[in-house]
Predicted 3D model of a 71-nucleotide RNA (transfer RNA) from an uncultured Bacilli bacterium. The coordinates come from a structure-prediction model, not an experiment, and the mean pLDDT is 82.
């Protein structure tokens, strides 16, 4: 330099154009003499910028970061 893959919650991962979910973490409550465990609830995210579309995590382009391969 070229190709390719990935980027979603604090972390690890889902969601093949129609209201973005789960687990762990955190906070609050219940339970317990106290702690742990358990149960319930809550907070919290689509890397960034454009385009297509009635509607974009999803399709297209650009850009940034990281991984892999080739030279």
């Nucleotide at each position: 330099g070229c190709a390719u893959c990935a980027u979603u919650a604090g972390u690890u991962c889902a969601a093949u154009g129609g209201u973005a979910g789960a687990a762990c973490c955190u906070u609050g409550g219940c339970u317990u003499c106290c702690c742990a465990a358990g149960c319930c609830a809550a907070u919290g995210a689509u890397a960034c910028g454009a385009g297509u579309u009635c509607g974009a995590u999803u399709c297209u382009c650009g850009c940034a970061u990281g991984g892999u391969g080739c030279u």